Predicted 3D model of an 83-nucleotide RNA (c-di-GMP-I riboswitch aptamer) from Gallionella sp. The prediction has a mean pLDDT of 82. The organism belongs to Gallionella, within Bacteria.
[in-house]
Order: sequence, then C1' cells, then structure tokens
RNA sequence: ACAGACAUGGGGCAAAACCUGAGAAAUCAGGUGACGCAAAGCCACCGAUCUUCACCAUCCGGAAAGAUAGCGGGGCUGCCAUG
Repeated sequence: ACAGACAUGGGGCAAAACCUGAGAAAUCAGGUGACGCAAAGCCACCGAUCUUCACCAUCCGGAAAGAUAGCGGGGCUGCCAUG
C1' cells in the first nucleotide's frame, strides 16, 4: 500500500415510542430510549416511495418544489483479527 470471510477484542451507530423545537406536510434537530446495523459513516447521480403551503386549473388533476442515505443501485471515505 492492497485485500479483509468466519470469529475474537476494543468499540461505534441508534428503530419505534415519549418530551421539546422547526416545517403547510412528508420529515428534520436535540434529549430519553434500543429495534436492529460490518459501513445504519458521508453524498440526492439513477430508480423507488412519501409530502402539497404557494402557482395553474377549478371536475379529475397539472406543473413545480421538498423529503427519505435505516428502500435499492452507484460514488467517496473508513476500524480490527488475519493474509
């Protein structure tokens, strides 16, 4: 430097729910809490799913904007035994 399976050791992250706050909402942030996760570290590029204040229309809807990285793919980075 590259690879790094099954274990081991040291650890790491944190679902739902509840409280507080932000948002029209999806959802997000902090605290409590652990369902789980070998990238459950980071990135909205592709697909997928979710939201609809405002705009158009006024029947259905349309366009647009936003969200989810713990939905999948992809990109970047990374710890350990060991080779």